[in-house]
Context: one part of a larger RNA
RNA sequence: CGCUAGAGCAUUGCGAGAAGCCUUCCAUAGUACGAGAGGACCUGGAAGGACACACCUCUGGUAUACCAGUUCUCCUGCCAAGGGGACACGCUGGGUAGCUAUGUGUGGAGCGGAUAACUGCUGAAAGCAUCUAAGUAGGAAGCCCAUCUCAAGAUGAGUGCUCUCUGCCUCGACUCUGUCGAGGCUAUGGGUCACAGCAAGACAAGCUGUUUGAUAGGUGUCAAGUGUAAGGCCAGCAAUGGUUGUAGCUGAGGCAUACUAACAGACCCA
Numbered sequence: 001c002g003c004u005a006g007a008g009c010a011u012u013g014c015g016a017g018a019a020g021c022c023u024u025c026c027a028u029a030g031u032a033c034g035a036g037a038g039g040a041c042c043u044g045g046a047a048g049g050a051c052a053c054a055c056c057u058c059u060g061g062u063a064u065a066c067c068a069g070u071u072c073u074c075c076u077g078c079c080a081a082g083g084g085g086a087c088a089c090g091c092u093g094g095g096u097a098g099c100u101a102u103g104u105g106u107g108g109a110g111c112g113g114a115u116a117a118c119u120g121c122u123g124a125a126a127g128c129a130u131c132u133a134a135g136u137a138g139g140a141a142g143c144c145c146a147u148c149u150c151a152a153g154a155u156g157a158g159u160g161c162u163c164u165c166u167g168c169c170u171c172g173a174c175u176c177u178g179u180c181g182a183g184g185c186u187a188u189g190g191g192u193c194a195c196a197g198c199a200a201g202a203c204a205a206g207c208u209g210u211u212u213g214a215u216a217g218g219u220g221u222c223a224a225g226u227g228u229a230a231g232g233c234c235a236g237c238a239a240u241g242g243u244u245g246u247a248g249c250u251g252a253g254g255c256a257u258a259c260u261a262a263c264a265g266a267c268c269c270a
Stems, first nucleotide, its partner, number of pairs: 001153001005164007015150004021049007033038001051107005059101004066094005071086006110145001112144002118138004167185008188270006194210005215261003218257005224250003231244005
């Protein structure tokens, strides 16, 4: 921009894409078959491999400053306690959320259809024979459907429900006193911007909220991480240990709470 008034929500599916895999074991059955050795079709069940999709409850990884330990050095006058630097975390031990695989869950179902090679039944032309000429049955990981995803720009632009006005002013045309067209304003409906953001995201887009509010931050509490802070007291000559005290600190998590900020508003279309 179109879909022929403008919108919101839902929906059909023309069509497109994805998937389609394989192995082992058990029963049937040591049966059919075979002199024996060996050893089935069919059918049912179980386990697994690779692949694909999704997720983070578990097992792990990462987690650039969440916690702790520690060395050298500079600084806070000194002790103590800390902060900066040490290659883009000094090193080391752990680690929430998020993201992840090696972790977890799920998937490849059909005693549906038409067929290929092929196998048939009946059967003439051609008194026989012949799966074919009329007729008719089966038959594949392949084709169509079925499964999952997208999907009306499917310009062939579909369908349903709901909302909203068809008012006023100016100008113009004409079948001339009411019809149409253009522009502007208001009411209503919808949308966009704006603002606070996000499990959404390169930017757009998408989604949530905007005081009739839990949208983000803060705060409280809980979870979780680290692992028993500083200061004091006690023991020890001291290093250090014990106690106060499962302490102190804590990014992303859950819940709650308007303390701060979502204020103020602007615009578009019918």
Molecule: large-subunit ribosomal RNA, domain VI
Organism: Coccomyxa sp. Obi